This is a predicted structure of a 351-nucleotide part of an RNA (small-subunit ribosomal RNA, central domain) from an uncultured bacterium.
Context: one part of a larger RNA
């Protein structure tokens, strides 16, 4: 490089936007660059291929033909691709009318609970465990009642429910704001798909500065357990967890399954629409249909497990990635970072 692959064997980038690039719907027409055909030119000799000769061969000599090309010129073909022109509406997008939603940001606000403080009642325990002890408590704890402070999280509703590109999002109200779905007529008329590099977003932990700090809790201390116990269990407890701004840029960032489009039996549940049927109206039921989300399954696929219109089926386009295990999510170098470290990424050696 070819061939083969990427749910679980090595392999889908954490996610998105998007420049270049690659690819691109239907019709007519022009052109003839790609493409196809003819002719001519050229492709030295040697070599290759065929034949003859040759000391037995080989080497070698001679002869003829052929082959060998992203080649040039010219004439022609026009299906496909390209380019130019004109048009179309099914792809894409817009308008209008409705709809659901923990989508995002900001401000405000509510109740339950934990802890702490003050006061009342009250007395000897409480707490904790497998059992204990450390701890707390006669300076009055635990329990209980009233008042107050403060921080964090939002029980029930809650649902293989919803929303978001992913990370993720859950009390309530208001403000600002993104996306999505449905319907009918209508408008633009290929405006599209993908996307190296780039840019942005990106759980938790961690970092910087400054607030905050109820509960929880790395580290740490003590008590247990144990042969030991730098653990599991218990009592404490600091960073942190929360907020603002700025970094970090990772994850079993998982559906371990890249994105887009089309096609290919069904059954059953559920969420949000629309239409129809019944009906005086409304609701339920039922039917159809669109968009999501589950389960089970035909064909097919698969090493099997399983997947199966939400494909891992049948195809097309584009990107990313894999190439035995270890060494090695490493070293060196480079880039980024305050640091921690991240990204890129070998070799010797070894099995």
């Nucleotide at each position: 490089c070819u061939g083969g692959g990427c749910g679980u064997a090595a392999a889908g980038g954490g996610c998105a936007c998007g420049c270049a690039g690659g690819c691109g719907g239907c019709u007519u027409u022009g052109u003839a660059a790609g493409u196809c055909g003819g002719a001519c030119g050229u492709g030295a000799a040697a070599g290759c291929u065929c034949c003859c000769g040759g000391c037995u061969c080989a080497a070698c000599u001679g002869g003829g033909a052929g082959a060998g090309g992203u080649c040039g010129u010219u004439c022609g073909a026009u299906a496909c691709u390209g380019c130019g022109a004109a048009g179309c509406u099914u792809g894409a997008g817009g308008a209008c009318a409705g709809g659901a939603g923990a989508g995002g940001g900001g401000a405000g606000u509510g109740g339950a609970a934990u802890u702490c403080c003050c006061g009342g009642u009250g007395u000897a325990g409480u707490g904790g465990u497998g059992g204990a002890a450390u701890g707390c408590g006669u300076a009055g704890a635990u329990a209980u009642c009233g008042g107050g402070a403060g921080g964090a999280a939002c029980a029930c509703c809650a649902g293989u429910g919803g929303c978001g590109a992913a990370g993720g999002c859950g009390g309530c109200u208001c403000c600002c704001u993104g996306g999505c779905c449905u319907g009918u007529u209508u408008c633009u008329g290929a405006c599209g798909c993908u996307a190296a590099g780039g840019u942005g977003c990106g759980a938790a932990a961690g970092c910087g500065u400054g607030u905050g700090g109820a509960g929880c809790a790395a580290a740490c201390a003590g008590g247990a357990u144990u042969a030991g116990a730098u653990a599991c269990c218990c009592u404490g407890g600091u960073a942190g967890u929360c907020c603002a701004c700025g970094c970090c840029g990772u994850a079993a960032a998982c559906g371990a399954u890249g994105g887009a489009u089309g096609c290919u039996a069904g059954g059953u549940g559920u969420u949000g629409g629309u239409g129809g049927u019944c009906a005086u109206u409304a609701a339920c039921c039922c039917c159809a249909u669109c968009a999501g989300u589950g389960c089970c399954g035909a064909a097919g696929c698969u090493a099997a497990c399983g997947c199966g219109a939400u494909a891992a089926g049948c195809a097309u386009c584009c990107c990313g990635c894999c190439u035995g295990g270890g060494g090695a999510c490493u070293a060196c170098g480079g880039c980024c970072g305050c640091a921690a470290g991240g990204c890129u990424a070998a070799a010797a050696c070894u099995c």